Source information
c-di-GMP-I riboswitch aptamer from a Pseudomonadota bacterium, 75 nucleotides, folded computationally. Model confidence (mean pLDDT): 84 of 100.
[in-house]
């Protein structure tokens, strides 16, 4: 220092469902709750994929794939 991911330790995050909003829509935001997650952090972040709209040069989604960074150190 790279790779790895433990019945370590500290820490975090929050699917679905219900309630209230907002939005054409796809989906977001709060409350409540956890199925789960070694990056489930990051104002879409390079680039693909999905989706929404009649339609794009538009809008969603990164808890889909994957980029960049990080805490900790057992095999």
């Nucleotide at each position: 220092c790279a790779c790895c991911g433990a019945u370590a330790a500290g820490a975090g995050c929050a699917a679905a469902a219900c309630c209230a909003g907002a939005g054409a829509g796809a989906u977001c935001u709060g409350g409540u709750g956890a199925c789960g997650c070694a990056a489930a952090a990051c104002a879409c972040c390079a680039g693909g994929g999905u989706c929404c709209u009649a339609a794009a040069u538009g809008g969603a989604u990164u808890g889909c794939c994957g980029g960049u960074u990080a805490c900790c150190g057992a095999a």